A computed fold for an 80-nucleotide RNA from a Deltaproteobacteria bacterium, annotated as c-di-GMP-I-UAU riboswitch aptamer. It matches the Rfam family "c-di-GMP-I-UAU riboswitch aptamer". The family has 6 seed sequences and 17 matches in Rfam 15.1. Rfam links the family to the GO term cyclic-di-GMP binding. For this family Rfam cites "Bioinformatic analysis of riboswitch structures uncovers variant classes with altered ligand specificity" (Weinberg et al., Proc Natl Acad Sci U S A, 2017). Its Rfam clan is "c-di-GMP_I riboswitch clan". Taxonomically the source falls in Myxococcia (Bacteria, Pseudomonadati, Myxococcota).
[in-house]
RNA sequence: CGUUUCACGCCACACCAGGGGUAACCCUGGGCCGGAAAGCCACGGGUCCACAGAGUUUGUGGACAGCCGGGUUGCCUGGA
Repeated sequence: CGUUUCACGCCACACCAGGGGUAACCCUGGGCCGGAAAGCCACGGGUCCACAGAGUUUGUGGACAGCCGGGUUGCCUGGA
């Protein structure tokens, strides 16, 4: 340094309760399908929502970082 595995922590799907938003979805608590960046950033692609327009193609604004890529920072490391 790499692989595998252990421990302590961390995050947290679906779903439930309360709250916010026209909506996608978000916040808090519970939860446990999962995660080594499932921390952060909408930069490229993608998906979704609203409105306009148009006639199935487009524009504007928004949501998703747990869809993929990219950027940036980063935890434990005992045993074999």